[in-house]
Context: one part of a larger RNA
RNA sequence: CGCAAACGGUGGAUGCCUAGGCAAUUGGAAGCGAAGAAGGACGUGUAAGUCUGCGAAAAGCAACGGGGAGUUGGCAAAAGAGCGUUGAUCCGUUGAUGUCCGAAUGGGGGAACCCAUCCACUGUAAGGUGGAUAUUCUAAUCUUUGAUUGGAAAGCGAACGCAGGGAACUGAAACAUCUAAGUACCUGUAGGAAAAGAAAUCAACCGAGAUUCUCUUAGUAGCGGCGAGCGAACGGGGAUUAGCCUUGUAUGAUUUAUAAUUGAUGUUAGUGGAAUAAGUUGGGAAGCUUAACGAUAGAGGGUGAUAGUCCCGUACACGAAAGUAUUGAUUAGGAACUAAGCAUACGAAUAAGUAGGUCGGAACACGAGAAAUUUUGACUGAAGAUGGGGGGCCCAUCCUCCAAGGCUAAAUAUGACCAAUUGACCGAUAGUGAACCAGUACCGUGAGGGAAAGGCGAAAAGAACCCCUUUAAGGGGAGUGAAAUAGAACCUGAAACCGUUUGCGU
Numbered sequence: 001c002g003c004a005a006a007c008g009g010u011g012g013a014u015g016c017c018u019a020g021g022c023a024a025u026u027g028g029a030a031g032c033g034a035a036g037a038a039g040g041a042c043g044u045g046u047a048a049g050u051c052u053g054c055g056a057a058a059a060g061c062a063a064c065g066g067g068g069a070g071u072u073g074g075c076a077a078a079a080g081a082g083c084g085u086u087g088a089u090c091c092g093u094u095g096a097u098g099u100c101c102g103a104a105u106g107g108g109g110g111a112a113c114c115c116a117u118c119c120a121c122u123g124u125a126a127g128g129u130g131g132a133u134a135u136u137c138u139a140a141u142c143u144u145u146g147a148u149u150g151g152a153a154a155g156c157g158a159a160c161g162c163a164g165g166g167a168a169c170u171g172a173a174a175c176a177u178c179u180a181a182g183u184a185c186c187u188g189u190a191g192g193a194a195a196a197g198a199a200a201u202c203a204a205c206c207g208a209g210a211u212u213c214u215c216u217u218a219g220u221a222g223c224g225g226c227g228a229g230c231g232a233a234c235g236g237g238g239a240u241u242a243g244c245c246u247u248g249u250a251u252g253a254u255u256u257a258u259a260a261u262u263g264a265u266g267u268u269a270g271u272g273g274a275a276u277a278a279g280u281u282g283g284g285a286a287g288c289u290u291a292a293c294g295a296u297a298g299a300g301g302g303u304g305a306u307a308g309u310c311c312c313g314u315a316c317a318c319g320a321a322a323g324u325a326u327u328g329a330u331u332a333g334g335a336a337c338u339a340a341g342c343a344u345a346c347g348a349a350u351a352a353g354u355a356g357g358u359c360g361g362a363a364c365a366c367g368a369g370a371a372a373u374u375u376u377g378a379c380u381g382a383a384g385a386u387g388g389g390g391g392g393c394c395c396a397u398c399c400u401c402c403a404a405g406g407c408u409a410a411a412u413a414u415g416a417c418c419a420a421u422u423g424a425c426c427g428a429u430a431g432u433g434a435a436c437c438a439g440u441a442c443c444g445u446g447a448g449g450g451a452a453a454g455g456c457g458a459a460a461a462g463a464a465c466c467c468c469u470u471u472a473a474g475g476g477g478a479g480u481g482a483a484a485u486a487g488a489a490c491c492u493g494a495a496a497c498c499g500u501u502u503g504c505g506u
Stems, first nucleotide, its partner, number of pairs: 001505009015491001016455002020426002022423007030414001031156002039101003042055003046079001049075003061095006070083003106115003116133007135153008160191001161189005171178001175225001201208002212239005222230002243407003248346005258332011270318003276291005292309002300312003356380008366392001387402005442449002462490001465477004
C1' cells in the first nucleotide's frame, strides 16, 4: 500500500411524523374611508430584544352578558410585586380613549417633520387647554366678481362586470389579407352582482311571445390567400320567471318611503350531553385474555403502543342583557293644499336633423361579397297609422311588428374575507417564495430580484457531585431515563470521504 471482516468518524439520504401548504364543496358576507380608511412610524410592561395586543386613559379603561378558579399574551424559565368566590384572568356585545404619518384636508415638506392664523376659556406674565382654517360640486340665505351655513365627493380593496383605447410573439410549416384576439395590457367607472330586458323580435302561411344562463341543434349551415383557420341561427329540452312607467280631467279607495315598539327565525359568548372492569405482557395499555355496558353518540383528536364506554368532543336538546341580518304585526306618518303613488272611467299624446340614402369605417359566425341587419365620421334627408319597419340583393303578394324616451327581481359570474366540511392532493430539494419572527436576511442607485433554515424524550426527569483540561473546547466516571451510539452539533442515520483493530498478500 492492497484485499477482507469488525468497529468508529464525517455526512444527512431514507423511513416515519406534521405545526404548513394545494385543490375544492356548502353557507355567510360582499366592502372599509373626512365620525380620518388600507398601510405604517414612534411609543406602551417590574423588563434588554423581538412578535402579538394596545395608544400618553397605551398587553389596557367603562357598562352589560357568558363563565367559575385560578391568574398578570408568545419566544421564555425564574425572581419580584400584585389581582382573584365582595367572582379575577378569560370569551362576547356596546361604549370611552385612540400620539404622528398616510386621501391627509391650515401652509409647507426630503412620509411619520417644520411653520402658522382666527375664536373661546384660563393665567400676573411666559404660556396652557379646546375648537376652527384644503379643494371641487351642490342647496339655501345674504351685505352677490363674493361670503356664510348645510350636504356630497375624494383614498384603499382579491376576482367577477360594463365601457373607451388596444398590441406582438405565434399559426399559416416563408409572408402581406387572415390568425393569435378584441386576447394581453392601459384607462374610466359601478355593484353585490353587473350587463341585458318586455319585440319597429322570430317564424313561415302553422305558429311562438321580454331578458339572462345552460344542454342540444353542430363542428351542421356558412365564412375563408375557399389556405391556416373562424363558426352561427331557427327549432327542441331545462334553470328562473314579472312586468311596468312617461300628459290631462273626474271619481273612489286606502296604502307605500321612513321612524318607533314588539314578535319570530338566524348570527355575534355559551350550557347539558350515554356507557368498563379485572387479569396479563410491558417503562407505559388503549394491545392480549375474560366478563360487562351505552349507541338519534363506532365523526375526529388527545392520553407513556392500536380506547364507542379515560379526556376534549360527537348525535341530540337548550341558550342572549346588548348588537346585527331577514321577516311579520302594531302605532306614527309628506296627506288640508302642492308634490310620491294605486284603481276605474273619459279624452288625448305616441319621440326629426330621426328613419332612409351616398362616401369611408366598425359590429354581426359572414374577410364587399348577390350582402340584408346593426352602428356612425362626413354630406344629405322622409312619411305621419289612409302611415312606417322587417321577413338576407331587388320587386310584388302575404305575414308580422310599431324605431328614433325610460325602469325592472330571479335564474348567471367571482372569492380577498368569515364558518364548516372534503381529498385514489404534497409531506420539508415536495407542498405557497415562505411549516421556522419570510417577502425576512441578502443583492441592486432604482424599478426589482430574493434565499437557506422542521423532529431529544412519554415527561426536562436537560446530566447534582468527582476527575483530565487553560475556571476553555472536548471528554471520562456518577446520576436520570425503557433507551444517552435519545445529551441539546440531540428520531432514524444510507452513500461518497477519513480512520482504528485483526487476518491475509506484497
Record summary
The part of an RNA shown here (large-subunit ribosomal RNA, domain I) has 506 nucleotides and comes from bacterium SCSIO 12844. It matches the Rfam family "Bacterial large subunit ribosomal RNA". RNAcentral holds the full RNA, with entries from ENA. Its mean pLDDT, the model's own confidence on a scale to 100, is 84.